[in-house]
Formats: sequence, structure tokens, C1' cells
RNA sequence: GGUCCCAUCGUCUAGCCCGGUCCAGGACGUCUCCCUCUCACGGAGAAAACAGGGGUUCGAAUCCCCUUGGGACUA
Repeated sequence: GGUCCCAUCGUCUAGCCCGGUCCAGGACGUCUCCCUCUCACGGAGAAAACAGGGGUUCGAAUCCCCUUGGGACUA
């Protein structure tokens, strides 16, 4: 240099192929409340994310292009 893969809450991960419903779901963690003499456990609830830009479309986390970062193979 060429080809290909990946990027989603604090962490891990589902959803993408095959575009659409309500608030992008789940686990752990964090916070609040209940329970308890207190803590832990348990119960209820809350906050928290689509790498960046552009395009297609009535509508994009999902499709297309570019960029950034990471990785694999190859010369």
C1' cells in the first nucleotide's frame, strides 16, 4: 500500500442481516425509598448510550460514502 472486521449507558452485551410502534432492552455497578437495632441479603423505583460528518428515505442505531480510533490477513 491492498482486502476485510469492529465501535451502543460507568462496564459487559442484545437490537443492525430483513429501516417504522411505548421511553433503544438486559446483566453488573451507581443513587433513592422500603425491609432490618445497623450492615448485608431481599423488594420497589430512578439516572445513564448508538465514535464524528455527510447522503438516501416520509422515516436511519440499522442502508451508502468519507473521517477518526482499534484489530486481522496479505504484499
This is a predicted structure of a 75-nucleotide RNA (transfer RNA) from a Candidatus Uhrbacteria bacterium.
It matches the Rfam family "tRNA".
The coordinates come from a structure-prediction model, not an experiment, and the mean pLDDT is 81.
Lineage of the source: Bacteria > Bacteria candidate phyla > Candidatus Uhriibacteriota.
It was read from a public genome assembly.